[in-house]
Context: one part of a larger RNA
Molecule: small-subunit ribosomal RNA, 3' major domain
Organism: uncultured bacterium
RNA sequence: UGGCGGGGGCCCGCACAAGCGGUGGAGCAUGUGGUUUAAUUCGAUGCAAAGCGAAGAACCUUACCAGGGUUUGACAUGCUAACUUAAGCCUAUGCGAAAGCAUUUGGUGGUGUAGAGCUUGUCUUUAUACAGUUAGUGCAGGUGCUGCAUGGCUGUCGUCAGCUCGUGCCGUGAGGUGUCCGGUUAAGUCCGGUAACGAGCGCAACCCCUAUGUUUAGUUGCCAGCACGUAAUGGUGGGAACUCUAAAGAGACUGCCGGCGACAAGCCGGAGGAAGGUGGGGAUGACGUCAAGUCAUCAUGGCCCUUAUGUCCUGGGCUACACACAUGCUACAAUGGUUGAUACAAUGGGUCGCUAAGCCGAAAGGUGGAGCCAAUCCCAUCAAAGUCAAUCUCAGUUCGGAUUGCAGGCUGAAACUCGCCUGCAUGAAGUUGGAAUCGCUAGUAAUCGUGGGUCAGCAAUACCACGGUGAAUACGUUCCCGGGCCUUGCACA
Numbered sequence: 001u002g003g004c005g006g007g008g009g010c011c012c013g014c015a016c017a018a019g020c021g022g023u024g025g026a027g028c029a030u031g032u033g034g035u036u037u038a039a040u041u042c043g044a045u046g047c048a049a050a051g052c053g054a055a056g057a058a059c060c061u062u063a064c065c066a067g068g069g070u071u072u073g074a075c076a077u078g079c080u081a082a083c084u085u086a087a088g089c090c091u092a093u094g095c096g097a098a099a100g101c102a103u104u105u106g107g108u109g110g111u112g113u114a115g116a117g118c119u120u121g122u123c124u125u126u127a128u129a130c131a132g133u134u135a136g137u138g139c140a141g142g143u144g145c146u147g148c149a150u151g152g153c154u155g156u157c158g159u160c161a162g163c164u165c166g167u168g169c170c171g172u173g174a175g176g177u178g179u180c181c182g183g184u185u186a187a188g189u190c191c192g193g194u195a196a197c198g199a200g201c202g203c204a205a206c207c208c209c210u211a212u213g214u215u216u217a218g219u220u221g222c223c224a225g226c227a228c229g230u231a232a233u234g235g236u237g238g239g240a241a242c243u244c245u246a247a248a249g250a251g252a253c254u255g256c257c258g259g260c261g262a263c264a265a266g267c268c269g270g271a272g273g274a275a276g277g278u279g280g281g282g283a284u285g286a287c288g289u290c291a292a293g294u295c296a297u298c299a300u301g302g303c304c305c306u307u308a309u310g311u312c313c314u315g316g317g318c319u320a321c322a323c324a325c326a327u328g329c330u331a332c333a334a335u336g337g338u339u340g341a342u343a344c345a346a347u348g349g350g351u352c353g354c355u356a357a358g359c360c361g362a363a364a365g366g367u368g369g370a371g372c373c374a375a376u377c378c379c380a381u382c383a384a385a386g387u388c389a390a391u392c393u394c395a396g397u398u399c400g401g402a403u404u405g406c407a408g409g410c411u412g413a414a415a416c417u418c419g420c421c422u423g424c425a426u427g428a429a430g431u432u433g434g435a436a437u438c439g440c441u442a443g444u445a446a447u448c449g450u451g452g453g454u455c456a457g458c459a460a461u462a463c464c465a466c467g468g469u470g471a472a473u474a475c476g477u478u479c480c481c482g483g484g485c486c487u488u489g490c491a492c493a
Stems, first nucleotide, its partner, number of pairs: 001493002003490003007487007015477002019440005026330008034321002042053002064316007073139001077138008088108003092103004110130008118121001141305002144303003150299002152294003155290001157288001162201006168177003180193004207282004212250001214248005222239002226237003253276001256270005332433001336392007348379003353372002358367003399430001404425007446469007
């Protein structure tokens, strides 16, 4: 100087407490361990691995296994030699699971430059270059090893308030001071004091979204007033008010008032205001820590393989299943289930696409093809919880839906291993969950649906977004956990 302490003081955080809802019990989904296997490819392992890499494993992907091929190679480039009715494209036969191999299968079939020939033409021919094939040689290739050789990227402490420097001063020195003390703040934020005076990286602000007006603009969006029209609808003329769209600009700064405070920083209350003291979110992550993670995104040193650890293909596997763990979904019901009627969103996506009306089917779906490269058309009558009726009456039930059988539909060469969806039948466990444990402080939790990416299809109950309905509680800081500052002890570095 740090680190540590079941030392002290001060302070903070959904850290506890106060509340609400879960997990842990059941069934299923997904991931992991273990076991099994020819293979169950590899990585990630307390917090900070385990719905993680994977924003989608039937083939492909694919890295794994079995078998069948291939060796200048699936891909790049240099050199040497040979060939130019060669290559490429279309195609035939045989062998084969395919990859591929074989055959003088048949058809078609190059470009530029220079020269020569006459029949001056989109001609013929010679040489050469490019291009291609074959052979050879340098080489290619490796998701092989090392993340403890590395770059880059990322997680974590932590959006915590810290981490440092120059000069000066103090100390023999390591170092200290500044960065401390009194207030204050979300903040090393600011004020005052002070052998310190200044400065940098962080904090804050500058950026984006959102909450309120104004101005400009008015189509594809809007419809108050004026007309027309319809069974109905901004449907039509028209309008520029309103909503909205999207650009500019305004607005919030403790600016004003009162009290407290040290006449400070600031704190408390009030006014005005759409908004009040960082208005609410996001992006933004200091010096560093964990030899943290990643050589399988990529890049890369070294090592290793080179008729194989490269590469092509068929089939299988990554989907196995006494079990254990993690994250979720659905439930156990009456604040509910079922049936009928009925109301109100926002974000998004669409041409190899979204697909309307109509028709067929009980449904999944089929047919059909209008419109739309989209504020225009479609997904999408755009919702569901909600509301209004009826019924069920506490039961393993009209709860719950696992499992299984049958019949269909869709995608795709192909759904056996191993897809999703529909209908009928079947109806398991489960009656609120031990010890323990998680999230959340407001448009939040809880609950309800909707969209998107990946994608032929889908294992999505995941992930990322969007809106609808919409709470309870916080006395307080003794205790648990994590963190910050000062101080003290130490046999630790």